The part of an RNA shown here (large-subunit ribosomal RNA, domain VI) has 285 nucleotides and comes from a Candidatus Heimdallarchaeota archaeon. Taxonomically the source falls in Candidatus Heimdallarchaeota (Archaea, Promethearchaeati). Its Rfam family is "Archaeal large subunit ribosomal RNA". The coordinates come from a structure-prediction model, not an experiment, and the mean pLDDT is 81.

Context: one part of a larger RNA
């Protein structure tokens, strides 16, 4: 952009893609069938590997510049900065393999082939008519996409198909004004009402942007937003590190005799922290 008003949600499935399985060993069948013997199967059943594929993070391992601790130099006296994360020891989530789980069956039509019935050809013959079987190959069930499938499909619901102004054209009717006529009346115009089209505005389902984010993500897209737990904060759980600051006690030794003092120990399974799991509208959607 189209799909013949606009939109939201849900389908159908023409068609397309992938098609996911492959294989070893062992046990059993069985020292059986077979065979003079030597030797020596299979159908079926079970166990266990390898390759490949898909998924996952409970376990194990890796990473983990979140985090915690130790420690050196220096700035300094901050629970801090810098030095490759300074170096070192650990390490949640996430991501991962070296870890874990799964990888299978059924149907259809067939190939070579095996057969049934059966003539040509009184027999025979799987074939000529007809029929039954029969492969990792083929088709379908299964998985993914899919109505731009131009034969553009279907279902449900929502909104609109309305109003106002201007312009153009048309017109049934009205027409208090004007023209003509002595008059009945006739004609014309503004205007009212009315129809169609165009333009502008209003209304409007719904959508988008801004905004807070995400186990969604290259950009778009996708998912969430007060009738809300989306992010932050707070609180709790679980977890990481490994016992904080301060104070009390001890303390090799030093001392100007006042005291100081690495370190150890108690308060302390502490302190600090978390991407995880929840609760809570306090802040922001």
């Nucleotide at each position: 952009c189209g799909u013949c008003g606009g939109g939201u949600g849900g389908c159908u499935g023409a068609g397309a893609g992938c098609a996911a399985u492959c294989u070893g060993g062992c046990c059993u069948u069985a020292g059986u069938a077979c065979g003079a013997g030597a030797g020596g199967a299979a159908c079926g059943g079970g166990c266990u590997g390898g390759a490949g594929g898909c998924g996952c993070c409970u376990c194990u391992g890796g990473u983990g510049u979140a985090c915690c601790g130790g420690u050196u130099g220096u700035c300094a006296u901050g629970u801090g900065g810098c030095a490759u994360c300074g170096c070192c020891g650990g390490g949640u989530a996430g991501c991962u393999a070296c870890g874990c789980g799964c990888c299978u069956g059924g149907g259809g039509a067939u190939a070579a082939g095996a057969g049934c019935u059966g003539a040509a050809a009184g027999c025979a013959u799987c074939u000529a008519a007809g029929c039954u079987c029969g492969a990792a190959a083929c088709c379908c069930c299964u998985c993914u996409c899919g109505a731009c499938a131009c034969g553009a499909g279907c279902c449900a619901c929502c909104c609109a198909c309305u109003c106002u102004g201007c312009u153009a054209c048309g017109c049934c009717g009205g027409g208090g004004g004007c023209u003509g006529g002595u008059g009945a009346c006739a004609g014309c115009a503004a205007c009212c009402a009315u129809g169609u089209a165009g333009c502008a505005g209003a209304c409007g389902a719904g959508g988008g942007c801004u905004c807070c984010c995400g186990a969604a993500a290259a950009a778009g897209a996708c998912g969430g937003g007060u009738u809300a737990a989306u992010a932050g904060g707070g609180c709790g759980g679980c977890g990481g590190u490994g016992u904080a600051c301060g104070c009390g006690g001890g303390g090799a030794g030093c001392u100007u005799c006042g005291g100081c003092g690495a370190c150890c120990u108690g308060c302390u399974c502490a302190g600090c922290c978390g991407a995880c799991c929840g609760c809570u509208a306090c802040u922001a959607a």